Model confidence (mean pLDDT): 84 of 100. The RNA shown here (transfer RNA) has 75 nucleotides and comes from uncultured Archangium sp. Rfam family: tRNA. Rfam links the family to the GO term triplet codon-amino acid adaptor activity. Rfam classes the family as a transfer RNA. It was read from a public genome assembly.

[in-house]
RNA sequence: UGUGGGGUGGAGCAGCGGUAGCUCGUCGGCCUCAUAAGCCGAAGGCCGCAGGUUCGAAUCCUGCCCCCGCAUCCA
Numbered sequence: 001u002g003u004g005g006g007g008u009g010g011a012g013c014a015g016c017g018g019u020a021g022c023u024c025g026u027c028g029g030c031c032u033c034a035u036a037a038g039c040c041g042a043a044g045g046c047c048g049c050a051g052g053u054u055c056g057a058a059u060c061c062u063g064c065c066c067c068c069g070c071a072u073c074c075a
Stems, first nucleotide, its partner, number of pairs: 001071007010024004018055001026042005048064005
């Protein structure tokens, strides 16, 4: 430098036009002698950044930033 994949609650991931969900974790309650497990409930993200298209964008398009793989160049 080229090319492919990725960036979404604390962690790991899903969702690929109709205002975001799963598992684990966290908090509260129930249960228990107690802890764990189990059951119920709650909090927590505007989806890397900026622009564009659209009635409507996490989702489509453009540019940029970051991470991973491959290739190439230099040393």